Lysine riboswitch aptamer from Clostridium amazonitimonense, 162 nucleotides, folded computationally. RNAcentral holds the sequence, with entries from MGnify. Rfam family: Lysine riboswitch aptamer. For this family Rfam cites "Riboswitches Control Fundamental Biochemical Pathways in Bacillus subtilis and Other Bacteria" (Mandal et al., Cell, 2003). From the family's description: Riboswitches are metabolite binding domains within certain messenger RNAs that serve as precision sensors for their corresponding targets. The prediction has a mean pLDDT of 81.
RNA sequence: GUAGAGGAGCUGUUAAUUAAGAGUAAUCAUCAAGAGCUGGCAAGUGUAGAAGGAUGAUGAAAGGGAUUAUGGCCGAAGGAGAUAAGUUGGCGGACUUGUUUCCUGGUCUUUCAUAAAAUAUAUGGAGGAUUGUCAUCAAGAUUUUUCUUGAUGGAGAGCUAC
Repeated sequence: GUAGAGGAGCUGUUAAUUAAGAGUAAUCAUCAAGAGCUGGCAAGUGUAGAAGGAUGAUGAAAGGGAUUAUGGCCGAAGGAGAUAAGUUGGCGGACUUGUUUCCUGGUCUUUCAUAAAAUAUAUGGAGGAUUGUCAUCAAGAUUUUUCUUGAUGGAGAGCUAC
């Protein structure tokens, strides 16, 4: 450098379908009520009737999720920091992409925290189980090589083959 392995393997500026969000927010009408309400600030709105309440009518959406198809893959990918560009905004801020430094082998699960409408899900910390890989040790099989089992330990800039 090339090609591969771990398996309920990872993932999307992708497409279709769909549950929940929700009979919620919001709007209108009537009754009652009577000065605040939104916001981080600025600012806006309100007696031409705020917030909150009752009845009736109409009635969403976003982010996130699931299934199928399909694409890219095996630091796949995820997270934290710094930095540059772009988008949005009145500012603060938020979002997207790239570069770079650090952490994490994978999966499941318990608990705590954050986000969220959520007992969904995601991310992070701690714990447990399991699994692949390499090293060391022990035992067994095997002519050696090597293989199997068990224990301990390490990490993907790893491991196997050429």